[in-house]
RNA sequence: AUGUUAUCAAGAAAGGUGGAGGGAAUAGACCCUAUGAAACCUUAGCAACCCUUGGUUAAACUGAAGUCUUUUCAGUAUUUCAAAGAAGGUGCUAAAUUCUACCCUAAAAAUUUUGGGAUAGAUAACAA
Numbered sequence: 001a002u003g004u005u006a007u008c009a010a011g012a013a014a015g016g017u018g019g020a021g022g023g024a025a026u027a028g029a030c031c032c033u034a035u036g037a038a039a040c041c042u043u044a045g046c047a048a049c050c051c052u053u054g055g056u057u058a059a060a061c062u063g064a065a066g067u068c069u070u071u072u073c074a075g076u077a078u079u080u081c082a083a084a085g086a087a088g089g090u091g092c093u094a095a096a097u098u099c100u101a102c103c104c105u106a107a108a109a110a111u112u113u114u115g116g117g118a119u120a121g122a123u124a125a126c127a128a
Stems, first nucleotide, its partner, number of pairs: 002127007013043005021032003026101004044093003049089002051085003055081001058078001060076006097120001102117003106113003
């Protein structure tokens, strides 16, 4: 860098270094910023994707027993759903992914608004 799946209106900042930009890219709008941007470091926090715990659902396999077309019990690796947790792996800690752009839809009234989708992007897990 590519693909698949899920999520993206919730949540959570102080200090140090730094010294002018930043909010992904293009365009427009709007906003943050010398009361100190980006970036880096430290500490703290948020969240719960991976993860942990005990349940739960489903089918499979193995073993045992029995009243043997099947039933019950135990175990194993999976799987469904919600709950609790936060040690570890990531991520995140202005504003909805800041808003709009393309398509559809509804409303007002002739360029604005509502809802849905697509594209793009971000994050995680998995895959080659």

Annotation: This is a predicted structure of a 128-nucleotide RNA (SAM riboswitch aptamer (S box leader)) from Tenacibaculum platacis. The sequence is in RNAcentral, with records from ENA. The source organism's lineage runs through Bacteria, Pseudomonadati, Bacteroidota, Flavobacteriaceae and Tenacibaculum.